[in-house]
Record summary
This is a predicted structure of a 157-nucleotide RNA (c-di-AMP riboswitch aptamer (ydaO/yuaA leader)) from Nonomuraea sp. NEAU-A123. The organism belongs to Nonomuraea, within Bacteria. The model forms 92% of the base pairs in the Rfam consensus. Its mean pLDDT, the model's own confidence on a scale to 100, is 75. It was read from a public genome assembly, where an Rfam model found it.
RNA sequence: CGUGGAGACGCGCCCAAUCUCCGCGAGGAGAACCGGGGACCCGCCGGUGGCGAGCUCAUCCUGACGCCAUCCUGGGGUGAAUCCGAGCGGUUCGUUCGGUAGGGCUGCUCCGGCCCGAACCCGUCAGCUAACCCGGUAGGCGCCGAUGAGAGGAGCU
Numbered sequence: 001c002g003u004g005g006a007g008a009c010g011c012g013c014c015c016a017a018u019c020u021c022c023g024c025g026a027g028g029a030g031a032a033c034c035g036g037g038g039a040c041c042c043g044c045c046g047g048u049g050g051c052g053a054g055c056u057c058a059u060c061c062u063g064a065c066g067c068c069a070u071c072c073u074g075g076g077g078u079g080a081a082u083c084c085g086a087g088c089g090g091u092u093c094g095u096u097c098g099g100u101a102g103g104g105c106u107g108c109u110c111c112g113g114c115c116c117g118a119a120c121c122c123g124u125c126a127g128c129u130a131a132c133c134c135g136g137u138a139g140g141c142g143c144c145g146a147u148g149a150g151a152g153g154a155g156c157u
Base pairs, nucleotide, nucleotide: 010143011142012141013140014139018031019030020029021028022027032137033136034135035134036133037132042127046071047070048069049068050067051066052065074125075122076121077120078119083099084098085097086096087095088094089093102116103115104114105113106112108150109149110148
């Protein structure tokens, strides 16, 4: 001097997941933010196809009603994370590619660029929902880079 790794402080990012107080500590309380359950009213109370009747000036369509045939078998929650195509397999599904609803970063906006598009939970049960009731505040990353233009205007003097 270069490269790689680890730790501390600080700064920054995803997320509701931060802050304050008490306590030697374990832990506790509160604020703020977030999630679930839970009335009236409203909504829902299988799907698909065919036929019939009805309404209308006529035709067509749609909704509701009647009949027939056929198909399927749980449902729900947090989250951006859903859906599609092709190949392979042990074919509810998994996996490899490619895409996609949707989402994140680049202080804000646009252009451009770089990414994610998971995972978990409840347990046959929950639409919305005032009062009311019950919970969560974890975890995971980055720190020498920066595309251009525009907007905005904090602090200090």